[in-house]
A computed fold for a 75-nucleotide RNA from Synechococcus sp. MIT S9504, annotated as transfer RNA. Taxonomically the source falls in Synechococcus (Bacteria, Bacillati, Synechococcales, Synechococcaceae).
């Protein structure tokens, strides 16, 4: 340099045949329970999907570009 692949909540991930209102588990916070804590139960907060642009009535999803990680090939 070329090709492939990954990037979604604090962490691990699902969703990637375009339209449910962006989700799950763990973690965090609040409450119940308890003498206190843990466990358990109930509830809440937390994202504009790596950045930007484009296509579309509509994009996490398709296209282009840039950034970061991984794998392979070549000089």
């Nucleotide at each position: 340099g070329c090709g492939c692949u990954u990037g979604u909540a604090g962490c691990u991930c699902a969703g990637c045949g375009g339209a449910u209102u962006a989700g799950a588990g763990c973690a965090u916070c609040u409450g119940a329970c308890u003498a206190c804590g843990g466990a358990u139960c109930a509830g809440a907060g937390g994202g504009u999907c790596g950045g930007g642009a484009g296509u579309u009535c509509g994009a996490a999803u398709c296209u282009c570009u840039c950034c970061a990680g991984g794998c392979g090939c070549g000089c």
RNAcentral holds the sequence, with entries from ENA. Its Rfam family is "tRNA". Its family is annotated with triplet codon-amino acid adaptor activity in the Gene Ontology. Rfam classes the family as a transfer RNA. From the family's description: Transfer RNA (tRNA) molecules are approximately 80 nucleotides in length.